[in-house]
Context: one part of a larger RNA
RNA sequence: GCCAGGGAGUUUGUCUAAGUGGCAAGGGUAACUUGUAAAGAGGUACCCGCAGAGAAAUCAAUAAGUCCGCAAGCAAUGAGGGACUAGGUAUGAAAAUGCCUUGAGUCACUUGGGCCAGACCCGAAGCCGUGUGAUCUAACCCAGGGUAAGGUGAAGCGGGAGUAAAAUCCCGUGGAGGCCUGCAGAGAACUUACGGGCAAGUAGUCUUCUAACUUUGGGCUAGGGGUGAAAAGCCAAUCGAACACGGUGAUAGCUGGUUCCUACCAAAAUUGGCCGUAGUCAAACCUCGGAUGAGAUAGUUGAAAAGGUAGAGAUACGGAUUGGGGAUUUAGGGGAAGAAAUUCCUCGGUUUCCUGUCCAACUCCGAAUGUUUCAACGUCGUAGAUUCCGGGAGACGGGUACUCGUCGUAAGGGUGAGUAGCUAGAGGGGAACAACCCAGACUGAAGUUAAGGUCCCAAAAUACCUGCUAAGUGUUAACGGGUGAAGGGUGUUUACAUUCACAGACAGCGAGGAGGUUGGCUUAGAAGCAGCCACCCUAUAAUAAGUGCGUAACAGCUUACUUGUCAAGAAUGUGGGCCCCGAAAAUGGACGGGGCUAAGCAGGUUACCGAUACUUCAGACAUCCGAAAGGAUUGUGGUAGGUAGGCGCUCUGCGAGGGCAAAAGCUUUCUCGAGAGAGGGAGUGAACCUCGUAGAAAUGAGGAUCCUGGU
Numbered sequence: 001g002c003c004a005g006g007g008a009g010u011u012u013g014u015c016u017a018a019g020u021g022g023c024a025a026g027g028g029u030a031a032c033u034u035g036u037a038a039a040g041a042g043g044u045a046c047c048c049g050c051a052g053a054g055a056a057a058u059c060a061a062u063a064a065g066u067c068c069g070c071a072a073g074c075a076a077u078g079a080g081g082g083a084c085u086a087g088g089u090a091u092g093a094a095a096a097u098g099c100c101u102u103g104a105g106u107c108a109c110u111u112g113g114g115c116c117a118g119a120c121c122c123g124a125a126g127c128c129g130u131g132u133g134a135u136c137u138a139a140c141c142c143a144g145g146g147u148a149a150g151g152u153g154a155a156g157c158g159g160g161a162g163u164a165a166a167a168u169c170c171c172g173u174g175g176a177g178g179c180c181u182g183c184a185g186a187g188a189a190c191u192u193a194c195g196g197g198c199a200a201g202u203a204g205u206c207u208u209c210u211a212a213c214u215u216u217g218g219g220c221u222a223g224g225g226g227u228g229a230a231a232a233g234c235c236a237a238u239c240g241a242a243c244a245c246g247g248u249g250a251u252a253g254c255u256g257g258u259u260c261c262u263a264c265c266a267a268a269a270u271u272g273g274c275c276g277u278a279g280u281c282a283a284a285c286c287u288c289g290g291a292u293g294a295g296a297u298a299g300u301u302g303a304a305a306a307g308g309u310a311g312a313g314a315u316a317c318g319g320a321u322u323g324g325g326g327a328u329u330u331a332g333g334g335g336a337a338g339a340a341a342u343u344c345c346u347c348g349g350u351u352u353c354c355u356g357u358c359c360a361a362c363u364c365c366g367a368a369u370g371u372u373u374c375a376a377c378g379u380c381g382u383a384g385a386u387u388c389c390g391g392g393a394g395a396c397g398g399g400u401a402c403u404c405g406u407c408g409u410a411a412g413g414g415u416g417a418g419u420a421g422c423u424a425g426a427g428g429g430g431a432a433c434a435a436c437c438c439a440g441a442c443u444g445a446a447g448u449u450a451a452g453g454u455c456c457c458a459a460a461a462u463a464c465c466u467g468c469u470a471a472g473u474g475u476u477a478a479c480g481g482g483u484g485a486a487g488g489g490u491g492u493u494u495a496c497a498u499u500c501a502c503a504g505a506c507a508g509c510g511a512g513g514a515g516g517u518u519g520g521c522u523u524a525g526a527a528g529c530a531g532c533c534a535c536c537c538u539a540u541a542a543u544a545a546g547u548g549c550g551u552a553a554c555a556g557c558u559u560a561c562u563u564g565u566c567a568a569g570a571a572u573g574u575g576g577g578c579c580c581c582g583a584a585a586a587u588g589g590a591c592g593g594g595g596c597u598a599a600g601c602a603g604g605u606u607a608c609c610g611a612u613a614c615u616u617c618a619g620a621c622a623u624c625c626g627a628a629a630g631g632a633u634u635g636u637g638g639u640a641g642g643u644a645g646g647c648g649c650u651c652u653g654c655g656a657g658g659g660c661a662a663a664a665g666c667u668u669u670c671u672c673g674a675g676a677g678a679g680g681g682a683g684u685g686a687a688c689c690u691c692g693u694a695g696a697a698a699u700g701a702g703g704a705u706c707c708u709g710g711u
Base pairs, nucleotide, nucleotide: 001711002710003709004708005707006706011117013115014114015113016112017111018110019109020108021107022106023105026048027047028046032042033041034040052059053058064085065084066083067082068081072077086101087100088099089098090097091096120257121256123254127247128246129245130244131243132242138221140219141218142217143216144215145214146213147211149181150180151179152177156173157172158171159170160169161168185208186207187206189205190204192203193202194201223239225235226234227233260646261645262644263643264642265641270283271282272281273280274279285394286392287391288390289389290388291387295380296379297378299377300376301375302374303373304372305371311365312363313362318359319358320357323354324353325352326351327350328349329348332347333346334345335344336343337342398422400420401419402418403417404416405415406414407413427438428437429436442619443618444617445616446615447614448613452609453608454607455594456593457592461606463605464604465603466602467601468600474596475595487581488580489579491578492577493576494575495574496573497572498571499570500569508565509564510563511562512561514538515537516536519533520532521531544559548557549556620636621635622634623632624631625630647700650696651695652694653693654692655691656690657689658688665684666683667682668681669680670679671678672677
């Protein structure tokens, strides 16, 4: 892991609501007594109700009246229901206000929920109490044991040398040392091997080995305590407070799990409070029941109304702001002229005109959408809407897209408002893909479409018409969609504007391209061509006081300009479409793939495919009507959750049965039911079993790192 068995909302008391039943202005007994000890009878203490108001003293509702009105009814009327009046009491001087008043309760059982209890089940780490531990280990005490073999050679001592005597030196002897090498013993620094082991660590290498050494036996210290050459180490494989048992089912706003079926409806992740933010209470949202009794209103259209957003504006304010003109000012700054007065110029200020540009906290203006009210239509509603009351919840971690706001460089980012969908929504499309597109799934069959598609994978046009693209650009609706920007292109296409052109444009080719003059100045020189100034005149078809090379300066080449030849369009600019460059990432690689020059892009047309959508037929269920048969219309996705009806296991009472001529169980097969399940046949098996009805529960397993056993 698998299989089998076990495994989680129970029970007492009490409160509350509903259902059923008894009695009813009353209802019920409790302990206890009696009893056939089940039942029944007694028991009236006590409890709830029949009156309230007030802190209290205390006072205390006439079975009251009028109107409307549902069901019903021809109508009058009209139980309940509603409104007004009236009454009790408290407060108040009063006015008045609060609470209450025109009789329904109570007891039992069942079920939902709350509370006290372990209270659906399992789960802490812990806290406290009482004990047990020093056979492990830490320290100490008592009595003992152990340390192969070598090396080194302190003090002391002896002899010799030496000295005045010493010191000192040499040789020998001697045998010291938390000395050395290294067994046993003790240890544990390092790496490797093992690591399903030899071992809940070992082997190997290594350290130490006469000492602060090691070891045996006995003894002593005990849990907030011991012991500790101190690591919070050790105190029996347990230590930042041992272990055993008990308090104990501690507590757990936390994690996990919580067992049969079907039907109806169906949420919330928001607002406020809380040492509240993993929780909970109230409200909103869901569900069920009751009361009431006629309107309700998601949609569309119209009318009316409020508003200051988007946009726009600036001569309508506040604020910001480009360039220019005019006026004016002064005692302003600077400059010039003048002897000075003063004048002029300029900068600046103020003001005005023209021009150009802005604002969440500007508005002379000003939408759409949305909002409110009314009306009509639509839809829903006496088969009961709306509203109100009561029982039961869940939920209060949301997240995504679009539009808008805000924070952020940005983010699959944060935080808000609105709408939709996901959550709790299947089906088709998007290659795959909660929330993107289509579309809201009762069952079966057939058809038609939606989004999206129609070359093959792969259902359907290798359809049609007109253009574009030559880059495999592309073949990707969008999405984080896996980039493609600014800027370029004599790629190509299209539109427009301007200019030139058969009186010949544009390009090419042929020819000319002159004279005054080497213009003047400058310069060593400056001659079209270093630089400065000027830029005329003449002859011409045309020809610059020179466009670019070039020379030291000239020369030379060339251009503008003119003409000849040729022969039909040429040049420039501004836009649009597609395309190209710009263009970079790590294993090889993605239009889903193959592949495609359309099977790409743009515009148009007609077919077809394509879903649980729509239609048709058949059937089931819900709701409603009906005595039934049957019918009507609207419906039947669904998590948390509410409600309803069922299936099955065990046992009990009553009733009825089956079984050795074969019960239960098991294996297998068939039938029925929407399902839980039920029934029949065959085989096996060998002694008990079932149905109806009423009742009682240790009543349903796949999950809990569930428990036990098997494998």

This is a predicted structure of a 711-nucleotide part of an RNA (large-subunit ribosomal RNA, domain II) from a marine sediment metagenome. Rfam family: Bacterial large subunit ribosomal RNA. Rfam links the family to the GO terms ribosome and structural constituent of ribosome. The RNAcentral record of the full RNA draws on MGnify.